[in-house]
RNA sequence: CGCCGACGACAGGGGCGCCGGACACCAUACCGCCCGGCUGAGACGCACCCUCAUCACCUGACCCGGAUAAUGCCGGCGGAGGGAGUCGUGCCGGCUCUUCC
Numbered sequence: 001c002g003c004c005g006a007c008g009a010c011a012g013g014g015g016c017g018c019c020g021g022a023c024a025c026c027a028u029a030c031c032g033c034c035c036g037g038c039u040g041a042g043a044c045g046c047a048c049c050c051u052c053a054u055c056a057c058c059u060g061a062c063c064c065g066g067a068u069a070a071u072g073c074c075g076g077c078g079g080a081g082g083g084a085g086u087c088g089u090g091c092c093g094g095c096u097c098u099u100c101c
Base pairs, nucleotide, nucleotide: 002095003094004093005092006089007088008087009086010085011051012050013049014048016045017038018037019036020035021034023032057082058081059080063076064075065074066073
């Protein structure tokens, strides 16, 4: 010097399910709202995750197998097909190159 990572700034992308109970409503319904339980980074938060990709997320998918009180809860599909970026960093890290001791 370069590359990679990390961090920062700004910008952008994304998801919010399952179960029990209270209330309200009522058609013993659905939906709503509150409390609690499950998984998870996150289940509506002054949050969390992701931005080129084998961890964001979506599609296939009302999919397949397993487990569970139940569920995208776990695994498969899946290195699948899509999927949102630029800049900066003497006092961050790694690798490499050059010079000096």
TPP riboswitch aptamer (THI element), 101 nucleotides, folded computationally. Its Rfam family is "TPP riboswitch aptamer (THI element)". Rfam links the family to the GO term thiamine pyrophosphate binding. Of the family's consensus pairs, 100% are formed in the model.